Lysine riboswitch aptamer from a Bacillota bacterium, 186 nucleotides, folded computationally. The organism belongs to Bacillota, within Bacteria.
């Protein structure tokens, strides 16, 4: 030299994550609200409150007419367990509780390398899209093996190494590559 563990840093994978407002479509000519008719006692799953023959809920016509999540466009921002799910605690909304459902903040050495197609189920107005299982090829990182072509060793050969490709298996983010520090072997 070098090689191990520890902690910082800084990068890579690409239809890469994931947010903000904006601008389009759709939701939808629906929902709500109003007329006026029909039927007519309940009015979210219970339960209280309230409401209701001065008509609850329902339907038909007409009139009036949306909005959230979600989606596609470009910008911006913030990243590379980015990020999602699961699970558990706190909070808050929905008239009160129960249920249920959404929201937002945290902890988890619990799953998931990454996008994609497929099929199922769920949710959703949807044939979008999201999640969550199977499955199929691809892709990115590392280790093993095999081959090429470079440079390396005194001049040649050999043998070893080092880097770029291609193939093949096996494994996956607590990873990989670079780099500093710090502790140890040597």
């Nucleotide at each position: 030299a070098g090689g191990u563990g520890g902690g910082g840093u800084a990068g890579a994978g690409g239809u890469g994550c994931g947010g903000u407002g904006g601008u389009c479509a759709a939701u939808a000519g629906u929902a709500c609200c109003c007329a006026u008719c029909c039927c007519g006692a309940g009015c979210a799953g219970g339960g209280c409150a309230g409401c209701u023959a001065u008509g609850a809920g329902g339907g038909a016509u007409g009139g009036c007419g949306a909005a959230a999540g979600g989606g596609g466009c470009a910008a911006c921002c913030g990243c590379c367990g980015a990020a999602g799910c699961c699970g558990g605690a706190c909070a808050c909304u929905g008239g009160c509780c129960c249920c249920c459902a959404g929201c937002g903040u945290c902890c988890g050495a619990g799953c998931u390398g990454g996008g994609u197609c497929g099929g199922u189920a769920g949710c959703g107005a949807a044939c979008a899209g999201c999640u969550a299982c199977c499955g199929g090829a691809c892709u990115g990182u590392c280790a093993c093996c095999g081959g090429a072509a470079g440079c390396u060793g005194u001049c040649c050969c050999c043998a070893g190494g080092c880097c770029u490709c291609c193939g093949g298996u096996g494994a996956u983010g607590a990873g990989c590559u670079a780099u500093c520090u710090c502790a140890c072997c040597g």